Two RNAs folded together computationally: RNase P RNA and transfer RNA, 506 nucleotides in total.
Rfam match: Bacterial RNase P class A. Rfam classes the family as a ribozyme.
The prediction has a mean pLDDT of 77.
RNA sequence: UCAGAUGGCCGGAUGGCCGCUCCGCCAUUUCGGUGGCGGGGAGGAAAGUCCGGGCUCCACGGAAGCACGGUGACGGAUAACAUCCGCCGGGGGCAACCCCAGGGACAGCGCCACAGAAAUGACACCGCCCGCCUUUGCAGCUUGCGCUGCUACGGCGCGGCAAGCCCAAGGAGGCCUGCUGCGUCGAAGCCCGAAGGGCGAAGACGAGCAAGGUUGAAAUGGUGCGGUAAGAGCGCACCGCGCUCCUGGCAACAGGGGCGGCAUGGCAAGCCCCACCGGGAGCAAGACCAAAUAGGGACGGCACCUGAUCGGUUUCCGGAUCGCCGUCCGGGUGGGUCGCGUGAGGUGCGGGGCAACCCGCAUCCCAGAGGAAUGGCCAUCGCCCGCUCACGCGGGGCACAGAACCCGGCUUACAGGCCAUCUGACGCA
RNA sequence: GUGGGUAUAGCUCAGCUUGGUAGAGCGUCGGAUUGUGGUUCCGAAUGUCGUGGGUUCGAAUCCCACUACCCACCCCA
Numbered sequence: 001u002c003a004g005a006u007g008g009c010c011g012g013a014u015g016g017c018c019g020c021u022c023c024g025c026c027a028u029u030u031c032g033g034u035g036g037c038g039g040g041g042a043g044g045a046a047a048g049u050c051c052g053g054g055c056u057c058c059a060c061g062g063a064a065g066c067a068c069g070g071u072g073a074c075g076g077a078u079a080a081c082a083u084c085c086g087c088c089g090g091g092g093g094c095a096a097c098c099c100c101a102g103g104g105a106c107a108g109c110g111c112c113a114c115a116g117a118a119a120u121g122a123c124a125c126c127g128c129c130c131g132c133c134u135u136u137g138c139a140g141c142u143u144g145c146g147c148u149g150c151u152a153c154g155g156c157g158c159g160g161c162a163a164g165c166c167c168a169a170g171g172a173g174g175c176c177u178g179c180u181g182c183g184u185c186g187a188a189g190c191c192c193g194a195a196g197g198g199c200g201a202a203g204a205c206g207a208g209c210a211a212g213g214u215u216g217a218a219a220u221g222g223u224g225c226g227g228u229a230a231g232a233g234c235g236c237a238c239c240g241c242g243c244u245c246c247u248g249g250c251a252a253c254a255g256g257g258g259c260g261g262c263a264u265g266g267c268a269a270g271c272c273c274c275a276c277c278g279g280g281a282g283c284a285a286g287a288c289c290a291a292a293u294a295g296g297g298a299c300g301g302c303a304c305c306u307g308a309u310c311g312g313u314u315u316c317c318g319g320a321u322c323g324c325c326g327u328c329c330g331g332g333u334g335g336g337u338c339g340c341g342u343g344a345g346g347u348g349c350g351g352g353g354c355a356a357c358c359c360g361c362a363u364c365c366c367a368g369a370g371g372a373a374u375g376g377c378c379a380u381c382g383c384c385c386g387c388u389c390a391c392g393c394g395g396g397g398c399a400c401a402g403a404a405c406c407c408g409g410c411u412u413a414c415a416g417g418c419c420a421u422c423u424g425a426c427g428c429a
Numbered sequence: 430g431u432g433g434g435u436a437u438a439g440c441u442c443a444g445c446u447u448g449g450u451a452g453a454g455c456g457u458c459g460g461a462u463u464g465u466g467g468u469u470c471c472g473a474a475u476g477u478c479g480u481g482g483g484u485u486c487g488a489a490u491c492c493c494a495c496u497a498c499c500c501a502c503c504c505c506a
Stems, first nucleotide, its partner, number of pairs: 001425010012381007020041009043400001047411002050409005055282004060318007068278005074086004088102001089100004103273002108271002110267003125213002127209002130206002133203004137150005154185009164175003167171001189199004221239006240262001241260008286338004296329007307322004330505003345364008382398004386393002430502007439455004449486001457473005479495005
């Protein structure tokens, strides 16, 4: 210098004039207000409303269970959390560093389309190996290599006959075996030789194997050596996996030793199992004052006292109430006060802790509206855009967005800028 | 403000539970029937499944975030 990583901060500044809203004091008032002075007046996300709490209400409270919902390595922080910090494991990056819904698939159920032999009680299509059986013939062309045709054994397709078995049963049904007709495919040679035999080749059958090929997202440990008819954790070494022991660590876990010969594919953001947590509703909660109307109607459900209901539900104990609940129709109001900001609060200093965070002292009071205030204009400066070689000029603009009971987080949006620490590459000294 | 729901063809909706080629009706287009139109019959086309990301071999479907739209919430009570 360039490229990058992490953490933190700002998010137009100053002045003047005119407004808006809240609070305090004073004055005035026709009690509705008005005026003066002083003070406060949007955010890092006030947003999405995704989590967790405070607060308020709900005749329920306690115990046990079930259901439902949520969370998920380990240790800590916290009022609590799905947040944060530290650490472990896995993955990515040369590195700084970043990412991970990160329990359980030998408790059980389910799914794994297509392709493929086979998708989970794994399997055998091609292939490899062994045994046995059959065939290896004839004709034409050719110097020869070889080519073509026919046929044998056999295979395949269609059909016939016979026996057997099965069924949703008496059917022109299905399966299998034997014999047979037609069509079609179809023979490789070499050696010894008198016949014939041997090697090889082709085909059918039986048995063995899972090395290799093929399919797939995924194929039942991987690599190498030995071994075998061919093979295989069949045996061995290393790696992976599981069990167990020792050492270190609070723990997750890591390192090492021994054993097992691999049984145990994937999906739990499918059901589920395990552990832990959770009563429900929400400031339009809720309390009070004032006003109005019809404390009216219809339908349905559960009950009407040894009973019913009691904010998911069952049982038990105690307690409360005597009708409760839902839907529709109808009617009225659309006013005020509180809740409502002294709080898990801000700032500074000191201390503890790796950190999140905690403790102590000092100091400050810092929005509170209700269709809803926080604004407008001017001047100077800053930044962006345009023109210009430049000085400079001109006009426009100032990101995302705006409190609505409050707080801690997460997520999402965001022009531009600043600071600190760290990493890599190159150059110079 | 609070709570809940929906998004699939031009329109109205299935499919999502239990992941495996995205469907129906109306509409549109073409043909037949008719002198013409309608009706009727036959045939065809039509999709980033609201957007982005994740889990999975594979997502309309399961999970997360975002966007748009819809509904309910005073008193008699």